Context: one part of a larger RNA
């Protein structure tokens, strides 16, 4: 430094209908089954945004009043986000998806076997069998602070004891950010680089900008225009910024030094 066993803890355990079987066992009818397959639900939980919806406070369009950009025009500002009509991402339900299963082992009430004390009869006294949503396993999640602290492997490096420095694997600080996230903490990255913004290119949104031209007295209306603009999403793309430096961190050599000594270690 990873990757991990589980002692032990917690979570979850639900349920209707209706088809068969089969109008069959059963029952004079009347009615009507266990036991076994099957489909569809309702609450309750998890997890996630394809798909329907909501919200999306500044992404688009329309628009009302005022105001300033000298005026036209196009525009900022304010008026609850001026107000209306839509709406990516992201979080969500009213959405989608899965879930209680299956099967073990031991048992309660209960039925039994064999079976004596008590020549009989008894499930009990020895013996032995079966039985439930409940116990324990099984599923799901946590988990070695389990101090008893465990287990594997990669990497550094060592054997009398001991201080200081400087390193080794490795960590930390700092910096770019995040699906993480009060704070930490976890996670990506740091130029050997797609970690963030920027560019570009595309998704989606919104609904045909602006200016020119035609047409109309004129409000307007066509053409250029599926234009024009556009946060969070998908990707290229070193254009900016992650530069630079610092610290911590065992040994053995090494440098100063404690102790030992058969004076060589």
């Nucleotide at each position: 430094a990873a990757u991990u066993u589980g002692a032990g803890a917690g979570g979850a355990g639900c349920u209707g209908u209706c088809c068969u079987u089969a109008g069959u066992a059963c029952g004079a009818g009347a009615g009507g089954a266990c036991c076994g397959g099957g489909a569809c639900g309702g609450a309750c939980a998890u997890a996630c945004c394809u798909c329907u919806g909501g919200u999306g406070c500044a992404c688009c369009a329309g628009u009302u009043g005022u105001u300033c950009u000298g005026c036209c025009a196009a525009g900022g500002g304010c008026a609850u986000a001026g107000c209306u009509g839509g709406g990516u991402a992201g979080c969500u339900a009213c959405g989608u998806a899965u879930g209680g299963a299956c099967g073990g082992g031991a048992u309660a009430a209960g039925c039994g076997c064999u079976g004596a004390a008590a020549g009989c009869a008894u499930c009990u006294a020895a013996g032995u069998g079966c039985g439930a949503a409940g116990c324990c396993c099984c599923c799901c999640u946590c988990a070695a602070g389990a101090u008893g602290a465990g287990a594997u492997u990669u990497c550094c490096u060592c054997c009398a004891u001991u201080a200081a420095g400087g390193u080794a694997a490795g960590a930390c600080c700092c910096g770019u950010g995040g699906g993480a996230g009060a704070c930490u903490a976890c996670c990506a990255c740091g130029u050997u680089g797609a970690u963030a913004g920027g560019u570009c290119g595309g998704a989606g949104g919104u609904g045909u900008a602006a200016g020119u031209g035609c047409g109309g007295u004129a409000a307007c209306g066509c053409a250029u225009u599926c234009a024009g603009c556009u946060g969070a999403c998908c990707g290229a793309u070193a254009c900016u910024a992650a530069u630079a430096g610092g610290u911590c961190g065992a040994u053995a050599a090494c440098u100063u030094g404690a102790c030992c000594u058969u004076c060589u270690g």

Predicted 3D model of a 265-nucleotide part of an RNA (large-subunit ribosomal RNA, domain VI) from Mogibacterium sp. Its mean pLDDT, the model's own confidence on a scale to 100, is 85. Rfam family: Bacterial large subunit ribosomal RNA. The organism belongs to Mogibacterium, within Bacteria.